[in-house]
RNA sequence: GGGCCCUUAGCUCAGUUGGUAGAGCUCCCGGCUCAUAACCGGUCGGUCAUAGGUUCGAGCCCUAUAGGGCCCA
Numbered sequence: 001g002g003g004c005c006c007u008u009a010g011c012u013c014a015g016u017u018g019g020u021a022g023a024g025c026u027c028c029c030g031g032c033u034c035a036u037a038a039c040c041g042g043u044c045g046g047u048c049a050u051a052g053g054u055u056c057g058a059g060c061c062c063u064a065u066a067g068g069g070c071c072c073a
Stems, first nucleotide, its partner, number of pairs: 001072007010025004019056001028042004049065005
């Protein structure tokens, strides 16, 4: 220098014909217990990396940029 892939909740990830964003774990609250852990129930939590574009409508399509990974030179 060239090519490919990834970026969604505090963490790990789903979201597969474009139609108002979810799960598990953690944290927090409650139950159980003499108490802690485990277990059970519940709540909170996201400008979908950034900026533009297409569209009535974008996490999803297009472009550029940033960060990370792999391969080639």
Notes: Predicted 3D model of a 73-nucleotide RNA (transfer RNA) from an uncultured Clostridia bacterium. It was read from a public genome assembly. Its Rfam family is "tRNA". Rfam classes the family as a transfer RNA. Rfam links the family to the GO term triplet codon-amino acid adaptor activity. From the family's description: Transfer RNA (tRNA) molecules are approximately 80 nucleotides in length.